Description: c-di-GMP-I riboswitch aptamer from Desulforhabdus amnigena, 93 nucleotides, folded computationally. It matches the Rfam family "c-di-GMP-I riboswitch aptamer". Rfam describes the family as follows. GEMM was predicted in a large-scale screen for bacterial structured RNA regulatory elements. The sequence is in RNAcentral, with records from Rfam. Taxonomically the source falls in Desulforhabdus (Bacteria, Thermodesulfobacteriota, Syntrophobacteria, Syntrophobacteraceae). The model forms 95% of the base pairs in the Rfam consensus. Model confidence (mean pLDDT): 76 of 100.

RNA sequence: UGACAAAGGCAAACCACUCGAAAGGGUGGGACGCAAAACCACCGGCCUAUGACCUUUUAUUAUUAGAGGUUGCCAGGUAGCGGGGUUUCCAGG
Repeated sequence: UGACAAAGGCAAACCACUCGAAAGGGUGGGACGCAAAACCACCGGCCUAUGACCUUUUAUUAUUAGAGGUUGCCAGGUAGCGGGGUUUCCAGG
């Protein structure tokens, strides 16, 4: 540096079960793809937001419940969003 090679590897969506408030994760099945789709939340992006506040509808004596919006943590997630760090098979230079 990377295929029109070899040996292999990982596993999207979806389904079942399960953890979680959620995003999302785990196990099994399954393959869209991946030359690091191996590992790490350091930087940026994106996602969620159990709390707080506001609005509204219906029920209600009132509290309260549902829906929507705003906002928030020394919060959570995403490595298959990008950068960065670490490790690595084969081949060529």